[in-house]
Context: one part of a larger RNA
RNA sequence: GUCCGCGAGUCAUUCUACGUAGCGAGGUUAAGCCCGUUUCCGGGUGGAGCCGUAGCGAAAGCGAGUCCGAAAUGGGCGUUAGUUGCGUGGGAUGGACCCGAAGCUGAAUGAGCUACCCAUGGCCAGGAUGAAACUUCGGUAACACGAAGUGGAGGUCCGAACCGGUGUACGUUGAAAAGUGCUCGGAUGAGCUGUGGGUGGGAGCGAAAGACUUACCAAAUUCAGUGAUAGCUGGUUCUCCUCGAAAUAGCUUUAGGGCUAGCGUGCGGGAAUACUCGUUCCGGAGGUAGAGCACUGACUGGACUAGGGGCCCACCUCGGGUUACCAACGCCAUUCAAACUCCGAAUGCCGGAACAGAUACCUGUGCAGUCACACUGUGGGGGAUAAGCUUCAUAGUGGAAAGGGAAACAGCCCAGAUCGCCGGCUAAGGUCCCCAAUUCAUGCUAAGUGCAUAAGGAUGUGAAUUCUCAUAGACAGCGAGGAUGUUGGCUUAGAAGCAGCCAUCAUUUAAACAGUGCGUAAUAGCUGACUCGUCGAGAGGAUUCGCGCCGAAAAUGAACGGGACUAAGCAUGGAACCGAAGCCGCGGCUGCAUUGCGCAAGCGAUGCGGGGUAGAGGAGCGUUGUGUGGGGAGUGAAGCGGAAGCGUAAGCGACCGUGGACCGCACACAAGUGAUUAUGCGGAC
Numbered sequence: 001g002u003c004c005g006c007g008a009g010u011c012a013u014u015c016u017a018c019g020u021a022g023c024g025a026g027g028u029u030a031a032g033c034c035c036g037u038u039u040c041c042g043g044g045u046g047g048a049g050c051c052g053u054a055g056c057g058a059a060a061g062c063g064a065g066u067c068c069g070a071a072a073u074g075g076g077c078g079u080u081a082g083u084u085g086c087g088u089g090g091g092a093u094g095g096a097c098c099c100g101a102a103g104c105u106g107a108a109u110g111a112g113c114u115a116c117c118c119a120u121g122g123c124c125a126g127g128a129u130g131a132a133a134c135u136u137c138g139g140u141a142a143c144a145c146g147a148a149g150u151g152g153a154g155g156u157c158c159g160a161a162c163c164g165g166u167g168u169a170c171g172u173u174g175a176a177a178a179g180u181g182c183u184c185g186g187a188u189g190a191g192c193u194g195u196g197g198g199u200g201g202g203a204g205c206g207a208a209a210g211a212c213u214u215a216c217c218a219a220a221u222u223c224a225g226u227g228a229u230a231g232c233u234g235g236u237u238c239u240c241c242u243c244g245a246a247a248u249a250g251c252u253u254u255a256g257g258g259c260u261a262g263c264g265u266g267c268g269g270g271a272a273u274a275c276u277c278g279u280u281c282c283g284g285a286g287g288u289a290g291a292g293c294a295c296u297g298a299c300u301g302g303a304c305u306a307g308g309g310g311c312c313c314a315c316c317u318c319g320g321g322u323u324a325c326c327a328a329c330g331c332c333a334u335u336c337a338a339a340c341u342c343c344g345a346a347u348g349c350c351g352g353a354a355c356a357g358a359u360a361c362c363u364g365u366g367c368a369g370u371c372a373c374a375c376u377g378u379g380g381g382g383g384a385u386a387a388g389c390u391u392c393a394u395a396g397u398g399g400a401a402a403g404g405g406a407a408a409c410a411g412c413c414c415a416g417a418u419c420g421c422c423g424g425c426u427a428a429g430g431u432c433c434c435c436a437a438u439u440c441a442u443g444c445u446a447a448g449u450g451c452a453u454a455a456g457g458a459u460g461u462g463a464a465u466u467c468u469c470a471u472a473g474a475c476a477g478c479g480a481g482g483a484u485g486u487u488g489g490c491u492u493a494g495a496a497g498c499a500g501c502c503a504u505c506a507u508u509u510a511a512a513c514a515g516u517g518c519g520u521a522a523u524a525g526c527u528g529a530c531u532c533g534u535c536g537a538g539a540g541g542a543u544u545c546g547c548g549c550c551g552a553a554a555a556u557g558a559a560c561g562g563g564a565c566u567a568a569g570c571a572u573g574g575a576a577c578c579g580a581a582g583c584c585g586c587g588g589c590u591g592c593a594u595u596g597c598g599c600a601a602g603c604g605a606u607g608c609g610g611g612g613u614a615g616a617g618g619a620g621c622g623u624u625g626u627g628u629g630g631g632g633a634g635u636g637a638a639g640c641g642g643a644a645g646c647g648u649a650a651g652c653g654a655c656c657g658u659g660g661a662c663c664g665c666a667c668a669c670a671a672g673u674g675a676u677u678a679u680g681c682g683g684a685c
Stems, first nucleotide, its partner, number of pairs: 001685006011094013026051003032045005055062002065077004097235002100232001104225006115199009124189001126158003129154001133150006162186003167182004201217001203213002238620006248261005262370002264367007275357001278355007290343001291341002296337003300333003307326002309323005373398010403414003418588004423584003429578003432563003438575007450565001456550002460547010477534005483507003488502003513528001517526002589610009621674001623671007631663002639658004645652002
């Protein structure tokens, strides 16, 4: 791991609601006692007690009333149906659906490991160093001191046994629940060690690491209290039918828990109905969107003018002048505001009415679950007008929703699956192939744009509007002219159209600037404006819209789902078709309402329904046993292996084989009553 077996809402007492049965202003016995073929039982007896039959008031007390009160038409409480069983739902008290702590407490057992201590024993090859002291000699006044020798000290040195455990490799389901190899530390000491003994669980012992106290010690082990407690995790076993939530509010040592309300469900009662959606009408409250600047503030420019600053005059002060500075109030013009409003919608909300009706509504009561929500659109706050971000409001969907579309894709689009059908119509979305279904018309795109993105950029291209020029000849090209006073004046070394400053005239002209650019040291030179000729029909500018282009760099290979497409792309219009569990058709089952027949059970008809988690309600199947009835069985029971067939399902099951002795069915009753899951428990493999 698989298979088989076991494995979780029980029981007692009590309260409460409903169902049902008995009796009923009553209902009922408890212990005990008596009797009995059934003895953990049955019948009788037993009226103690309990509940009910009257309440109100703190009470005196009064009483269908009473209390408050001076009183009340006032207000509170009350003004006759219960009670005892049984069944079911729920609560309470108990382990209370089952398994699960770490722990707490008590009593015992442990120092054969280890920590420390006591008593008594044992052990430490060999080598090295050479303290004190002493002797001799030297030395001193005497000491001191020096030298040599003797001597043999030491938590001294090197190094075996012994004790340890530094580094490293191996080992890591090991040879070993701590070892092995190499290496390394101590090795006469605070040394190592044998034996006997002592100290213990909030206690010991500790050269102190919270170390050690018999292989996991910040409180040992064993048993008991004990089924500790667990607002936590996991698990909780047959079927079908009806309805069907919530992830919110308030409070909470509360935030992943609760209580009450909200939302669900069952039953009873009630409507003069109620109620909601839709449409319309009438009447209301309001300060949002927008807008505005009349208030509160913010904010830009202008003119004007107090005041202030600078400068000048004056200076004892007063004062005067001036200014390209700042500038209040008021004025004109321009703006902004969640905490501004002279204004002010649409929606929504409240009340009323009419029509319509899919729905329900109000109330009492039993039982819940829910209190982590998610995304999308819209209106806001927070954030960075970030987040698959966060927090409100509002609507939808998911949650608890399958089906079709979006390649794939809880929350998007379409649409809500009672069952069956090899029938039909549609929605979103599609119709070249994968892949069901297509054609037509008019345009656009040339970028594979389509099939990802911005500021910005560009004689891409189509359409529209507008301005200017043009057969009195435009635009472009080509030919020619483009002059004179004059090198304008100033400045300057120079300044001659062309460094700079000022002016920008006049003349000849078809036209020609006191000069558009290049150029020179300055001239020169080239060119442009401007004019004529040639040519012969449109040319140039601006704005708006459509579709394209560039901008465009990321880590495995990918920005139509692929093939591929110039439409099979984009825009507009028309006509078809495909396409879902939607709608329709045919047949079946079922819930509710109404209705027909029937005593009833039930059988029809019509209408509306039948997705579903938590959860509420209903109806059944099966297992074991008991009672009663009626049956089967060696001519073969149960069990086991098959199995026609039947039922909406749980399931039932003729018959065949095996097996070899008990077992169904009907009605009623009682439960150790249903397992793919608890890292479940036991067994087998």